[in-house]
RNA sequence: CCAUACCAGCCGGGGAGUCAGCGGUGCCUUGUACCCGAGAUCCGCUAUAGCGGGGGUUCAUUCCCGGAAGUGAGGGCGGAGUCGACGCGGUCUGCGACUUUCUUUCUGUGUUGAAGAACGGGUCUCGCGCAAUCGGACGCUGUGAACCAUGUCAGGUGGGGAACCAAGCAGCAUUAAGCGGCCUAUCCGAUGUGCCGCGAGGCAACCUGUUCCGAGCAGAGGGCGAGACUAACGCGCGGCGGCAAAGUUCGAAUUCCGGGUGUAUGG
Repeated sequence: CCAUACCAGCCGGGGAGUCAGCGGUGCCUUGUACCCGAGAUCCGCUAUAGCGGGGGUUCAUUCCCGGAAGUGAGGGCGGAGUCGACGCGGUCUGCGACUUUCUUUCUGUGUUGAAGAACGGGUCUCGCGCAAUCGGACGCUGUGAACCAUGUCAGGUGGGGAACCAAGCAGCAUUAAGCGGCCUAUCCGAUGUGCCGCGAGGCAACCUGUUCCGAGCAGAGGGCGAGACUAACGCGCGGCGGCAAAGUUCGAAUUCCGGGUGUAUGG
């Protein structure tokens, strides 16, 4: 050095989490990498740190160790910043609505008299009156009593010798209470009444008349400033949630370099 048989090794790795720790199942990732069984109210193990069973490959371009490179997936920490919903605030050139000084524009009105002042009247309150309406009284009228109303009382009845007298039903007439009608006038009372009159009060406000004086007055919009209000919005503060830059940590995968690693037999 070659051949045969075999052994070690290899047949994936990483992150977070869990754990005293390690590895695995589960999750995420890389990307292709033997199969079977159990494994989150987990499984196995103990610094030689998965367990049980089976299979493949065979000493190096393929295994092990170290170093370097650039690309660095992905995860953890971190949170500048940003977005969202919420709570609080009222310190703000804010926004919103209010008041106001000044200013400006427009419109209307005003010498046929603005604003202001004085006087009077009205709207308001009380009292009285008048009127209206309603009711009642009075008045007029109709009706209205078997007997117990009145007058007249036929017939009949009673008394008397008689003349005559007495009571008296029906009828007729009249009337009372009652029930209706009219209601013009008068009287009394009442009022969800009134273009009414008189007196007193009131006079804040509004309307109106007269007088004095003689030029403004009213409204709307814009601007600067001031004041007080509000918290829908902006703004500020607070914690919460989503996304997330810098930074930091672990780090698969890829390439390159150096080193290391057998046993037996035969040639």
This is a predicted structure of a 267-nucleotide RNA (Bacterial large signal recognition particle RNA) from a Clostridia bacterium. The same sequence occurs in records of 2 taxa. It is recorded under the gene name ffs. The sequence is in RNAcentral, with records from ENA. Model confidence (mean pLDDT): 75 of 100. Rfam family: Bacterial large signal recognition particle RNA. Rfam describes the family as follows. The signal recognition particle (SRP) is a universally conserved ribonucleoprotein involved in the co-translational targeting of proteins to membranes.